[in-house]
Context: one part of a larger RNA
RNA sequence: GAUUGAACGCUGGCGGCAGGCCUAACACAUGCAAGUCGAGCGGUAACAGAACUAGCUUGCUAGUUGCUGACGAGCGGCGGACGGGUGAGUAACGCGUGGGAAUUUACCUGUUAGUGGGGGAUAGCCAGGGGAAACCCUGAUUAAUACCGCAUACGCCCUUCGGGGGAAAGUGGGGGAUCUUCGGACCUCACGCUAACAGAUGAGCCCGCGUCGGAUUAGCUUGUUGGUGAGGUAAUGGCUCACCAAGGCGAUGAUCCGUAGCUGGUCUGAGAGGAUGAUCAGCCACACUGGGACUGAGACACGGCCCAGACUCCUACGGGAGGCAGCAGUGGGGAAUAUUGGACAAUGGGGGCAACCCUGAUCCAGCCAUGCCGCGUGUGUGAAGAAGGCCUUCGGGUUGUAAAGCACUUUCAGAUGUGAGGAAAGGUAUGUGGUUAAUACCCGCAUACUGUGACGUUAACAUCAGAAGAAGGACCGGCUAACUCCGUGCCAGCAGCCGCGGUAAUACGGAGGGUCCGAGCGUUAAUC
Numbered sequence: 001g002a003u004u005g006a007a008c009g010c011u012g013g014c015g016g017c018a019g020g021c022c023u024a025a026c027a028c029a030u031g032c033a034a035g036u037c038g039a040g041c042g043g044u045a046a047c048a049g050a051a052c053u054a055g056c057u058u059g060c061u062a063g064u065u066g067c068u069g070a071c072g073a074g075c076g077g078c079g080g081a082c083g084g085g086u087g088a089g090u091a092a093c094g095c096g097u098g099g100g101a102a103u104u105u106a107c108c109u110g111u112u113a114g115u116g117g118g119g120g121a122u123a124g125c126c127a128g129g130g131g132a133a134a135c136c137c138u139g140a141u142u143a144a145u146a147c148c149g150c151a152u153a154c155g156c157c158c159u160u161c162g163g164g165g166g167a168a169a170g171u172g173g174g175g176g177a178u179c180u181u182c183g184g185a186c187c188u189c190a191c192g193c194u195a196a197c198a199g200a201u202g203a204g205c206c207c208g209c210g211u212c213g214g215a216u217u218a219g220c221u222u223g224u225u226g227g228u229g230a231g232g233u234a235a236u237g238g239c240u241c242a243c244c245a246a247g248g249c250g251a252u253g254a255u256c257c258g259u260a261g262c263u264g265g266u267c268u269g270a271g272a273g274g275a276u277g278a279u280c281a282g283c284c285a286c287a288c289u290g291g292g293a294c295u296g297a298g299a300c301a302c303g304g305c306c307c308a309g310a311c312u313c314c315u316a317c318g319g320g321a322g323g324c325a326g327c328a329g330u331g332g333g334g335a336a337u338a339u340u341g342g343a344c345a346a347u348g349g350g351g352g353c354a355a356c357c358c359u360g361a362u363c364c365a366g367c368c369a370u371g372c373c374g375c376g377u378g379u380g381u382g383a384a385g386a387a388g389g390c391c392u393u394c395g396g397g398u399u400g401u402a403a404a405g406c407a408c409u410u411u412c413a414g415a416u417g418u419g420a421g422g423a424a425a426g427g428u429a430u431g432u433g434g435u436u437a438a439u440a441c442c443c444g445c446a447u448a449c450u451g452u453g454a455c456g457u458u459a460a461c462a463u464c465a466g467a468a469g470a471a472g473g474a475c476c477g478g479c480u481a482a483c484u485c486c487g488u489g490c491c492a493g494c495a496g497c498c499g500c501g502g503u504a505a506u507a508c509g510g511a512g513g514g515u516c517c518g519a520g521c522g523u524u525a526a527u528c
Base pairs, nucleotide, nucleotide: 001528002527003526004525006524007523008522009521010520013375014374015373016372017371018370019368020367021333026331027330028329030328031327032326035078036077037076040075041074043071044070047069048068049067050065051064052063053062054061055060056059085286086285087284094211095210096209097208098207099206100205103203104202108199109198110197111196112195113194114193115192116150118148119147126139127138128137129136130135156165157164158163170191171190172189173188174187175186178185179184212258213257214256219249220248221247224246225245226244227243228242229241230240231239261283262282263281264280265276266275267274268273288309289308290307291306292305311322312321313320314319339365341364342363343362347361348359349358350357351356378408379407380406381405388399389398390397391396412469414464415463416462417461418460422455426450427449428448429447430446431445432444433443434442472517473516474515475514476513477498478497479496483512484511485510486509487508493500494499
């Protein structure tokens, strides 16, 4: 000099953009953060409508009917493995980079072939029982895109090449004939379902090289190193096991100890390098501590399960409940770090045919000079060089065109009004193309109308008023830009280094003046 996730002191007008627990991976009250689908299913607890019944005050009350819109609880599907947080652990194929072969991949895309016919249960509901509760048990009964056989098998899997094995589910919209038990069959479209191949995407695995300090750590290792066979896995492999061999690593630093998430990057520097890894992005690890598996395409799973432990809470003492390193917020720790805000309008995600629902992701707002950038706190004129202050050689000098005065302007802030853009979608109607038996339905496209904004009193613009509301901090001995007076008297004090102060201190304290920065200025800490 540059820099910072800074803190502290003094001061503080506005805006834009960014950033904001670096410490206790300490403990957490409260609310919210993952749901959705009735176009899978049996149904109907609540709400609304309709119909019926009864009472009557004649438009209300009560009841019944799932009939309709919808929908609590339940079965089922998909999603809760993403998104969000944190950096404790980890010196490791963890990360970075470049390769590899023995794998898998839900949803998505393309292609091929199918979607036939049966069965038995079980939640819920009902009845009964136990328990303080959490919840549980028994009986009866019921549905499915839940579950299980059978049939079929282009391709698929196994094979001793003879053969053997294995699948599925329906739902909704529309409809002219035909059949009909008036439910539907049947046709068609859409969404699904099954098997297989390929792709895309994601993931698992292996290897070369690189990746902090300590030798006051020199030897380490028995599933250890390799082989054969088997098991296991999606898959290779001592991954695991049986047997066999005795290997493997190490001064080119094994082992042990300490420290640490890694990277793109960031800061500094002419560079080489040094330091660092906040925000943003990629990867990894973790989710009260330790262990374990289940489900699933994917987890050994932050807001799932089980066991153990510590802690907190409830209890009828028998037993139960919980996990903010999600967003806010609280206590604590600390020099120190924000609101228990708004909205799904946009972007994205989950579910759904869709409408739509959910989304503390996200977008916004609030707080903080924490940083960067921009703007303002007026402009011109004005010598009687006013008054006052300070200095003085008492003549004067300086503050100083500074002020006052005169003439102007109105940015920003304030008030009033106008007012974009962020909106694409969605809905309705018409036309047209595709599909089809069909001018239904459905899908695509076009046109017209309608229509969705948290921010928001938006940005921007116009008008109004009045210089009106807006300057401080550090320093002035040398380094280092800037000097005099008074007080003090090795005292009080200053100080980054050299050093000042013991009676004329440009170095302490005050004043006047000056210098440098400026909504900041200094100090401290840290890095180059």
Molecule: small-subunit ribosomal RNA, 5' domain
Organism: Marinobacterium weihaiense